[in-house]
Molecule: transfer RNA
Organism: Nanobdellota archaeon
RNA sequence: GCCGAUGUAGUUUAAUGGUAGAACGUCCGCCUGAUGAGCGAAAGACUCUGGUUCGAUUCCAGAUUUCGGUA
Numbered sequence: 001g002c003c004g005a006u007g008u009a010g011u012u013u014a015a016u017g018g019u020a021g022a023a024c025g026u027c028c029g030c031c032u033g034a035u036g037a038g039c040g041a042a043a044g045a046c047u048c049u050g051g052u053u054c055g056a057u058u059c060c061a062g063a064u065u066u067c068g069g070u071a
Stems, first nucleotide, its partner, number of pairs: 001070005007064001010024004018054001026042001028040003047063005
């Protein structure tokens, strides 16, 4: 250089056109002499730009990140 895959919360991930869900973590409360464990509650995410569509995380084009293959 070329080819392919990949990008969603702090981390690991689901959702395949119709208001994005979970686990761990964080914060708050209860419990405890204290910590941990347990219980309850809250905040927090669709890589970027454009297009198609009534509607895009999803489809299309380009850019870009990471990973792999190839000489």